[in-house]
This is a predicted structure of a 74-nucleotide RNA (transfer RNA) from Sphingomonas hylomeconis. It was read from a public genome assembly. It matches the Rfam family "tRNA". About the family: Transfer RNA (tRNA) molecules are approximately 80 nucleotides in length. Rfam links the family to the GO term triplet codon-amino acid adaptor activity. The coordinates come from a structure-prediction model, not an experiment, and the mean pLDDT is 80.
RNA sequence: AGGGGUGUAGCUCAGUUGGUUAGAGCGUCGGUCUCCAAAACCGAAGGCCCACGGUUCGAGUCCGUGCUCCCCUG
Numbered sequence: 001a002g003g004g005g006u007g008u009a010g011c012u013c014a015g016u017u018g019g020u021u022a023g024a025g026c027g028u029c030g031g032u033c034u035c036c037a038a039a040a041c042c043g044a045a046g047g048c049c050c051a052c053g054g055u056u057c058g059a060g061u062c063c064g065u066g067c068u069c070c071c072c073u074g
Stems, first nucleotide, its partner, number of pairs: 001073005007067001010026004019057001028044005050066005
C1' cells in the first nucleotide's frame, strides 16, 4: 500500500428476507435459606447498538465515509 472481517449491557455473545417491548450467559445489587459463608432458588439495576451522513413510512439490520481491533497479501 491492497484485500477481508469486526464493533450491541462491566465481560463473552445472540438478534431470523428491515417491522413496532433490544435479549441470553457470566458478573453486580437485593431477598429467601444458613450460626456465618458458599451453593441453590426468586427478583432488580444496567445498552437508544463505534462516530457522522444517506436510503426508507420504519434501520442494531441496507449503503457511503472515518475510526478501533483482528486476519491475509506485498